[in-house]
RNA sequence: GCAUUAGUAGCUCAACGCUAGAGCGCCGGUCUUGUAAACCGGAGGUCGGAGGUUAAACCCCUCCCUACCGCU
Numbered sequence: 001g002c003a004u005u006a007g008u009a010g011c012u013c014a015a016c017g018c019u020a021g022a023g024c025g026c027c028g029g030u031c032u033u034g035u036a037a038a039c040c041g042g043a044g045g046u047c048g049g050a051g052g053u054u055a056a057a058c059c060c061c062u063c064c065c066u067a068c069c070g071c072u
Stems, first nucleotide, its partner, number of pairs: 001071002005067003010024004026042005048064005
């Protein structure tokens, strides 16, 4: 330099173009002598960045950034 894959909550990952979710973790409560476990509830998101298409974009298109692997 070329090509591919990935980037979404603290972590691991979902999400047919039509309201962004789950598990674990965190916080609070119930239970317990107390902790853990279990159960109930809650907080936490510029969906890597910037443009474009569209009535509407995490999703489609373009460029850029980052990471892994491959080719030269």